[in-house]
Source information:
A computed fold for a 518-nucleotide part of an RNA from an uncultured bacterium, annotated as small-subunit ribosomal RNA, 5' domain. It matches the Rfam family "Bacterial small subunit ribosomal RNA". Rfam links the family to the GO terms structural constituent of ribosome and ribosome.
Context: one part of a larger RNA
RNA sequence: GAUGGACGCUAGCGGGAGGCCUAACACAUGCAAGCCGAGCGGUAGAGAUCUUUCGGGAUCUUGAGAGCGGCGUACGGGUGCGGAACACGUGUGCAACCUGCCUUUAUCAGGGAGAUAGCCUUUCGAAAGGAAGAUUAAUAUCCCAUAAUAUAUUGAAUGGCAUCAUUUAAUAUUGAAAGCUCCGGCGGAUAGAGAUGGGCACGCGCAAGAUUAGAUAGUUGGUGAGGUAACGGCUCACCAAGUCAGUGAUCUUUAGGGGGCCUGAGAGGGUGAUCCCCCACACUGGUACUGAGACACGGACCAGACUCCUACGGGAGGCAGCAGUGAGGAAUAUUGGACAAUGGGUGAGAGCCUGAUCCAGCCAUCCCGCGUGAAGGACGACGGUUCUAUGGAUUGUAAACUUCUUUUAUACUGGGAUAAACCUACCCUCGUGAGGGUAGCUGAAGGUACAGUAUGAAUAAGCACCGGCUAACUCCGUGCCAGCAGCCGCGGUAAUACGGAGGGUGCAAGCGUUAUCC
Repeated sequence: GAUGGACGCUAGCGGGAGGCCUAACACAUGCAAGCCGAGCGGUAGAGAUCUUUCGGGAUCUUGAGAGCGGCGUACGGGUGCGGAACACGUGUGCAACCUGCCUUUAUCAGGGAGAUAGCCUUUCGAAAGGAAGAUUAAUAUCCCAUAAUAUAUUGAAUGGCAUCAUUUAAUAUUGAAAGCUCCGGCGGAUAGAGAUGGGCACGCGCAAGAUUAGAUAGUUGGUGAGGUAACGGCUCACCAAGUCAGUGAUCUUUAGGGGGCCUGAGAGGGUGAUCCCCCACACUGGUACUGAGACACGGACCAGACUCCUACGGGAGGCAGCAGUGAGGAAUAUUGGACAAUGGGUGAGAGCCUGAUCCAGCCAUCCCGCGUGAAGGACGACGGUUCUAUGGAUUGUAAACUUCUUUUAUACUGGGAUAAACCUACCCUCGUGAGGGUAGCUGAAGGUACAGUAUGAAUAAGCACCGGCUAACUCCGUGCCAGCAGCCGCGGUAAUACGGAGGGUGCAAGCGUUAUCC
């Protein structure tokens, strides 16, 4: 000098930031991922009309919840367990790869079929949850047609960096689609290109220990096959016996990496909170499914530990999301408001959802700013302290007193900056979804910031130190006691070093102590 700090004493305000570093310990409760009726069948309910044997029935309109289907849930948010590794950083390569939504280009969308949720009936179970029958729809599923693509064989041309790549021709095999509509459109399929996002490989860099010296059998390489989006011992069969290591293999310990941050003139040393990028993880371990993308925090299955419910047969759960609770600890906050803005999901849109986000609450935890008054006022009051004591010195212009100001405070009055978009209506321009204008509507923070008026010095100072280092000295008490202390060291009767007082010094809404780093 610094801190994600803690402790002691003290404390007026504002702005900006930060806030479980310990038990990746266990979690009550609420919320954190939904949206779409312009994909589908359609229900409860409501309204209207007709009818009635007054129980009701029929038709039309509207229509919550649930269900099928689509997109999303792989983003956003959290944590730092593991990992010494192509994890990360940086630079390359992929002629060895994938990429939903988006942009763009070209072509196409013909014909048919059987089911199944839901609804209804029955039924098992304490529950969670099932089972059977009947019946129904789709942008759900399947079949046929046609086409591109792909694969195989044969031929030709061009290029390169080795394996090869690109273009093109023929034959064979494989092989696509979906509708809705307010008639404007919105969607669907195939292929090419782009963009974005990922996957893989490599050079270099990246902690300690030799009181760790040898390690390795899928091990190292080859051939073939399987597998993958893709290369590869990634996996397997066979063959060979290799491969790494004193330029530190192997083993052990520790650790998320980087941009950065602290310190330092720099070189360096230390560190990796907040913010950004990447990685890893989601009770512990394992596994795959779906999907463009996961081996998936608020999905599934299995095993384990733990907790809860139970009718004892069986079930349910996962805060390292936001709040909050217990525990641990020196120590770290509210079970708050709003989707107004920004962004995300979905939808044609209005909209809906969003503990992301924007705000507010708590905490002197840090940084910055402001205030606690200003001017005048005595050869100098009282009181305190002290001395060489009829008297001086000091506290001290300090106070009193006079004049002034009102930041702040209190009360009242005003005040919509951040806000302009979205959306609705109309108009103009280009021309088919954009730009501009006018009017209307939308603010959580918030009756906040800010401004004005009134009142009155009114509401506001502490903490540490004073032997040297180190700025600041005297008196009293104590008497190697009580005590102090960062180092040197003080204290045994005149202690500037202990305790108190007066005075002084330093910093100041803080000041000291402690811990850690330079």